[in-house]
Context: one part of a larger RNA
Formats: sequence, C1' cells, structure tokens
RNA sequence: CUGGGCGUAAAGGGCACGCAGGCGGUGUGUCAAGUCAGCUGUAAAAGGAUGCGGCUUAACCGUAUUGUGCAGUUGAGACUGACGUGCUGGAGUACUGGAGAGGCAAGUGGAAUUCCCAGUGUAGCGGUGAAAUGCGUAGAUAUUGGGAAGAACAUCGGUGGCGAAGGCGACUUGCUGGCCAGUAACUGACGCUGAGGUGCGAAAGCCAGGGUAGCAAACGGGAUUAGAUACCCCGGUAGUCCUGGCCCGUAAACGAUGAAUGCUAGGUGUGCGUGCAGAGAUGCAGGUGUGCCGUAGUUAACGCGAUAAGCAUUCCGCCUGGGGAGUACGGUCGCAAGAUUGAAACUC
Repeated sequence: CUGGGCGUAAAGGGCACGCAGGCGGUGUGUCAAGUCAGCUGUAAAAGGAUGCGGCUUAACCGUAUUGUGCAGUUGAGACUGACGUGCUGGAGUACUGGAGAGGCAAGUGGAAUUCCCAGUGUAGCGGUGAAAUGCGUAGAUAUUGGGAAGAACAUCGGUGGCGAAGGCGACUUGCUGGCCAGUAACUGACGCUGAGGUGCGAAAGCCAGGGUAGCAAACGGGAUUAGAUACCCCGGUAGUCCUGGCCCGUAAACGAUGAAUGCUAGGUGUGCGUGCAGAGAUGCAGGUGUGCCGUAGUUAACGCGAUAAGCAUUCCGCCUGGGGAGUACGGUCGCAAGAUUGAAACUC
C1' cells in the first nucleotide's frame, strides 16, 4: 500500500470556528485536461511467462510470441473537469410570531448558618456503636429581640428547558448569541468536511490583590485497633467566593457512540410552534426537540433499532497482542505542577 475495524474486546480528537486540501444539486452550450477508441514511435540484450525445438531426461541452450508504461497523432463527447448562461429543491436573507437555568453586567430579596449585643433561664450541652477530646457557673445549650458577614438559592423542578462542548437554576433591569414555526418576498449552489491553525474548555492547581459565614486537603487532638500515618468524633489552614492573568489545558471532558446528507414498519409519553374541523371540551394532520417499547435489518453477545449500533455516500480523527509505558530521550508549551508529541531493549 491492499485489507479489516473503532458503544462494552485495541481504537471517535473534550468542543467549536475555519485557511489549504478532499467531496459536491439541476438544465443547457463550448472546450477536450482527465476518460475511452484507432494508428505510429519507443520501451537494448540477457532475465520472466507461453508455444515449439536441441543435448537419452532435467538443469542448460536455441527460436518465436508476449509489455498494462511513456510520447506523438486522429477521433468520441456519456461521466469528471474548465469556461459561459440559466433554474430552485440544498444553503442563506427578509418579514411575522414563539419558547427557554444560553451568555455578560448592574441592582434587589427571603430562608438557613455562624458571630456580636441585650433579655429570660440554669447545669449541663455536644458527640458516638459506646465514649472521649471539645464547649459551659467568667452563665453555655435552649428561647426571645436587635445587629453584622459571607456563601448558596428550598418549594416550583419534571428521563422538563437552553447551550458546540465544558456547563447553566431566587428576582428585576440593560446589553447580547443561538433555536423553532409560519409566509414563500429576495439571493441563486453561495454547500459538506476539515490536516495544520485559532478560540472555548469542569474540578484541582499557579501568580497578584481582596474576601472568608459554612465546608474542608494538610495539620493538632480524642477514639478504634496488634498497629491505625485511615474509616468515626472535636478542632482547623490552604482552598472553596470576587477581580485581574497572552497562567494551566487536563477528566469515566461519557451516549465510553466524530461531523454532514439521503433512505428504511409501527405504538406510546413529554417540551415548543403551525394548520384544519368543532359552540366548546377536544379530535385530526404536519414540523421541531426529548424519552420509552418495538418491526425489518444489524450485532460475538449484550443490545441498537428514523435521536441506528440498519441501508448508503463524503470528509476528518484513531486502532493493529499483553507487559515494559503514556515511561525514556529529543522537540514544543508552562512560573511551577506538569501537558503534548512519543519509542526501544527486554519479557510472556
């Protein structure tokens, strides 16, 4: 390279945007680069393949035929391509409606927790399997009133919604992205994918400054235990929160399932639009999401099954026995932690 694969056996990049590249709807005209056909030249000999022949056979030898390549030339014009001119179904725009924890910023709210002040009140509270450490007569716990602070938003809440993914949940306002339906007015293939590249990217972590109620790595103490560097308990610092950063760039970043398009039985929930019928309740049709069951089919099985893991096409990423090893070395990036790229010896 050919080939076979990637839900769970090895294997889908964390997600998007997008240059190059690859691929690309429909009518018509021209060209003839690809493509196809004819002819010509060339493709040394030996070798190879096939037929025939010569050494008794074979090896060996002789002879004839055989090249799918390249170049030139003459044609063909379906398909691909190039150029021109059209089309509206793909794609986009416009307009009219609609739903939503989509994003950013500012402001506001109540419950709870802790702390502070004051009142009532007295000997316990707390914690556990049981205890103890701890708190408390300097008045705790409990309870009432007042105040402060930070963080998170109960009920609604739902295999409900939104977002490319990470993710997003009190309320109000401002700014802002996407999506859906309807109309079919406009553009007229403007599309799909996407190596590199660029951006986004939970938590933890890093740098600088703030903040710190609760929780809580580390750490201290009490238990348990043979021991207990743990599980349980009492404390408790980073951190968790906010602002900034050319910071990090990783996760079971999962649907362990790349993106796009078309096709292929049904049934039943649910979110959001539309149309028709009806006085209405509602019914029917169709669109777009999100679930469950299931036919054909598929699968090693489990299962998947119009949200495919079915049937096909395009493009990208990735796999090729286990360990060694996501290690070593080198490169790139990073303040660091480390990330990324990524072997071999050896061994089974």
Molecule: small-subunit ribosomal RNA, central domain
Organism: uncultured rumen bacterium